Overview
SAM riboswitch aptamer (S box leader) from a soil metagenome, 111 nucleotides, folded computationally.
RNA sequence: CUCAUCGAGACCGGCCGAGGGAAAGGCCCUUAGACGCCGGGGCAACCGCCGCGAAGCCUAACCAGCUCGGAAAGGUGCCAACUCCUGCGAUCCUUUGGAUCAACAGAUGAG
Numbered sequence: 001c002u003c004a005u006c007g008a009g010a011c012c013g014g015c016c017g018a019g020g021g022a023a024a025g026g027c028c029c030u031u032a033g034a035c036g037c038c039g040g041g042g043c044a045a046c047c048g049c050c051g052c053g054a055a056g057c058c059u060a061a062c063c064a065g066c067u068c069g070g071a072a073a074g075g076u077g078c079c080a081a082c083u084c085c086u087g088c089g090a091u092c093c094u095u096u097g098g099a100u101c102a103a104c105a106g107a108u109g110a111g
Stems, first nucleotide, its partner, number of pairs: 001111006011040005019029003024086003041079003046075002049070003083105001089101005
């Protein structure tokens, strides 16, 4: 940089000791110990792995690939709150506001 996904799911113990939730505004979590680190456990199924039937593409025909299903021993990831919410734009409504969609930003994976 490109592509895909982001309303689901999943906690205990030990250590530390004041901030943390990316940033701004909110709103939350937190000395009844948050965040972080370590150990164990778990969730999920992106990659990897396994498999058959149907359809489509390719092929002379296969193989491979896409789709689908399965397992969870491998590589990641994750285990407060929808990415915690909002912002910028569009549409709509019962218009100090609300709903939906999209964008930006971000996170994760693959390349």
The prediction has a mean pLDDT of 79.